Predicted 3D model of a 71-nucleotide RNA (transfer RNA) from Bifiguratus adelaidae. Taxonomically the source falls in Bifiguratus (Eukaryota, Fungi, Mucoromycotina, Endogonomycetes). It matches the Rfam family "tRNA". Rfam describes the family as follows. Transfer RNA (tRNA) molecules are approximately 80 nucleotides in length.
[in-house]
């Protein structure tokens, strides 16, 4: 330099056009003599800019960052 893949919650991962989910974490409550565990409720996120579309996390283009391969 070229190609491919990836970027979603504090963390690890789903979701691939129609309201963004799980686990864990955090907060509150129940339970317990206390802690832990358990149970119930709640908070928290689509890397950035543009395009297509009635509608974009999703498709297209560019950028940024990471990984891999080739040179």
């Nucleotide at each position: 330099g070229c190609a491919u893949u990836c970027a979603u919650a504090g963390u690890u991962c789903a979701g691939c056009g129609g309201u963004a989910g799980a686990a864990u974490u955090c907060c509150c409550g129940c339970u317990u003599c206390c802690c832990a565990a358990g149970c119930g409720g709640g908070a928290g996120g689509c890397c950035c800019g543009g395009g297509u579309u009635c509608g974009a996390c999703u498709c297209c283009c560019g950028g940024u960052g990471a990984a891999u391969g080739c040179a």